[in-house]
RNA sequence: GGGGAUGUAGCUCAGUGGUGGAGUGCGCACUUCGCAUGUGUAAGGUCCCGGGUUCAAUCCCUGGCAUCUCCA
Numbered sequence: 001g002g003g004g005a006u007g008u009a010g011c012u013c014a015g016u017g018g019u020g021g022a023g024u025g026c027g028c029a030c031u032u033c034g035c036a037u038g039u040g041u042a043a044g045g046u047c048c049c050g051g052g053u054u055c056a057a058u059c060c061c062u063g064g065c066a067u068c069u070c071c072a
Base pairs, nucleotide, nucleotide: 001071002070003069004068005067006066007065010024011023012022013021018055027041028040029039030038048064049063050062051061052060
């Protein structure tokens, strides 16, 4: 320098053109003499940034940024 992939909750990851989920973690309550485990509940996300297409974009197109990877 060129090609490809990824970017979604604190972390690990799903997801589909019709305003977003799981596991785990954190908070609270119950359970215990207490802890752990278990159960219930709540909070937490401008879906990397900008532009375009569309009635409507996390999803499609495009530019940028970051990370990983391949070639030189």